[in-house]
Context: one part of a larger RNA
RNA sequence: GAUUGAACGCUGGCGGUAUGCUUAACACAUGCAAGUCGAGCGGCAGCAUGUUGGUACGCUUCGGUGUGCCGAUGAUGUAGAGCGGCGGACGGGAGAGUAACGCGUAGGAAUUUGCCCAGUAGUGGGGGACAACAUGUGGAUACGCAUGCUAAUACCGCAUACGCCCUAUGGGGGAAAGCAGGGGAUCUUCUGGCCUGGCGCUUUAGAAUGAGCCUGCGUCAGAUUAGCUUGUUGGUGGGGUAAUGGCCUACCAAGGCAACGAUCCGUAGCUGGUCUGAGAGGACGAUCAGCCACACUGGGACUGAGACACGGCCCAGACUCCUACGGGAGGCAGCAGUGGGGAAUAUUGGACAAUGGGCGAAAGCCUGAUCCAGCAAUACCGCGUGUGUGAAGAAGGCCUUAGGGUUGUAAAGCACUUUCAGUAGGGAAGAAAGGCUCAGAGUUAAUACCUCUGAGAGUUGACGUUACCUAAAGAAGAAGCACCGGCUAACUCUGUGCCAGCAGCCGCGGUAAUACAGAGGGUGCAAGCGUUAAUC
Numbered sequence: 001g002a003u004u005g006a007a008c009g010c011u012g013g014c015g016g017u018a019u020g021c022u023u024a025a026c027a028c029a030u031g032c033a034a035g036u037c038g039a040g041c042g043g044c045a046g047c048a049u050g051u052u053g054g055u056a057c058g059c060u061u062c063g064g065u066g067u068g069c070c071g072a073u074g075a076u077g078u079a080g081a082g083c084g085g086c087g088g089a090c091g092g093g094a095g096a097g098u099a100a101c102g103c104g105u106a107g108g109a110a111u112u113u114g115c116c117c118a119g120u121a122g123u124g125g126g127g128g129a130c131a132a133c134a135u136g137u138g139g140a141u142a143c144g145c146a147u148g149c150u151a152a153u154a155c156c157g158c159a160u161a162c163g164c165c166c167u168a169u170g171g172g173g174g175a176a177a178g179c180a181g182g183g184g185a186u187c188u189u190c191u192g193g194c195c196u197g198g199c200g201c202u203u204u205a206g207a208a209u210g211a212g213c214c215u216g217c218g219u220c221a222g223a224u225u226a227g228c229u230u231g232u233u234g235g236u237g238g239g240g241u242a243a244u245g246g247c248c249u250a251c252c253a254a255g256g257c258a259a260c261g262a263u264c265c266g267u268a269g270c271u272g273g274u275c276u277g278a279g280a281g282g283a284c285g286a287u288c289a290g291c292c293a294c295a296c297u298g299g300g301a302c303u304g305a306g307a308c309a310c311g312g313c314c315c316a317g318a319c320u321c322c323u324a325c326g327g328g329a330g331g332c333a334g335c336a337g338u339g340g341g342g343a344a345u346a347u348u349g350g351a352c353a354a355u356g357g358g359c360g361a362a363a364g365c366c367u368g369a370u371c372c373a374g375c376a377a378u379a380c381c382g383c384g385u386g387u388g389u390g391a392a393g394a395a396g397g398c399c400u401u402a403g404g405g406u407u408g409u410a411a412a413g414c415a416c417u418u419u420c421a422g423u424a425g426g427g428a429a430g431a432a433a434g435g436c437u438c439a440g441a442g443u444u445a446a447u448a449c450c451u452c453u454g455a456g457a458g459u460u461g462a463c464g465u466u467a468c469c470u471a472a473a474g475a476a477g478a479a480g481c482a483c484c485g486g487c488u489a490a491c492u493c494u495g496u497g498c499c500a501g502c503a504g505c506c507g508c509g510g511u512a513a514u515a516c517a518g519a520g521g522g523u524g525c526a527a528g529c530g531u532u533a534a535u536c
Stems, first nucleotide, its partner, number of pairs: 001536004006532005013383006019376002021341001026339003030336003035086003040083002046078004050073010093294001095292001102219007111211002117206001119204001121202003124158001126156002133148006164172003178199002181196003187192001220266001222264001227257003232254008269291004273284004296317005319330004347373001349372003355369001356367004386416004396407004420477001423471004430463001436456007480525005485506003491520005501508002
């Protein structure tokens, strides 16, 4: 000099863009953070509508009609609980562990991959359950138990089988599920059969993407750590895995690593990058992005395409809470927030409008991801705090050789301007869609339906009192901090008297201190300025 996720002191007008627990991976009250599908299913506990019964009242042309109340009815829209499907392996957090194929880079072969894409061949025929529900019953709760009924895209067989396996002209073992829509003739129990397009389901080969595995090289410090190793190194048989392999096991051999640093110990997530520097280097790894590892601590598997799973399960442990003492419940290193620790780090906010994600045919629902707002001079950038004129060089302050000098065009005065803030009014863009109507094309037996394309009208904004523009008013609302002995830009007076104090280094202070304290003046930076810490 540059820099910082900074802190502290004094001070503080506005805006934009970023950033904001570096410490206790310490403990957590409360709310929210992962649901969705009725176009898979049986059913209807609620709400609304319709239909219908009874009843009261009103009107009545005496036929009815309206309102209220009490019922009945899955009939319609929805929708609690349940079965079922998909998603809870993404997204979000923190960096404890890890010196390692963890990461980076360059390669490899013995694998798998839900949804998506474009292909192949199918989607035939049967069966028995279990929830919900009903009844009974246990328990303080959490949660159960028994009996009975029932549906499915839940479950299980049969048929068929390209690819699969074997001792191979032969044999073996294997799939599936339906749902909502439209329809001319014909059949019909009026629901459908049948036809048709859509969404699904099964099989199989491919593509893409993701994941698992192997290898070369690189990747902090210590030798006051020199030897380490028995599943250890290799082979054979077997097991296991999606897959290679001592991954595991039996047997056999006795190997394997190491001064080019094994083993041990300490420290540490790695990288793209960031800071600094002319560079070479050095230091660091906040925010953003990629990978890894973790989810109260330790262990384990289940389900699944994918986990050994942050807001899933089981066991053990520590801790907290409830208890009727028999037993139960919990996991903020998600977003806010609390206590604690600390020099130190924010709101228990708004919205799904946009982008993206999950589910769904869709409408849509969910989304503390995200987009926004709030707080903080924490950082960077921009703007303002007026402009011109004005010498009686006013008054006051300070200094003085008492003449004057300086503060100083500074102020006052006069003439202007109105950025920003404040007030009032106007006002974009972020909005593209989806849904509705119409037209055309494709599909089709079809002018239905469905898909695609185009047109039209009308909508959808948290931010938001938005950005921006206009108007009126008035200099009105807006400057501090550090320093002034040398390094280092900037000097005098008073007080103090080796005292009080200063100090980054040299050093000042013991009666004329430009070095302490105050004042006047000056210098530097400026909504900041200094100090401390840290890196180059």

A computed fold for a 536-nucleotide part of an RNA from an uncultured prokaryote, annotated as small-subunit ribosomal RNA, 5' domain.
Model confidence (mean pLDDT): 84 of 100.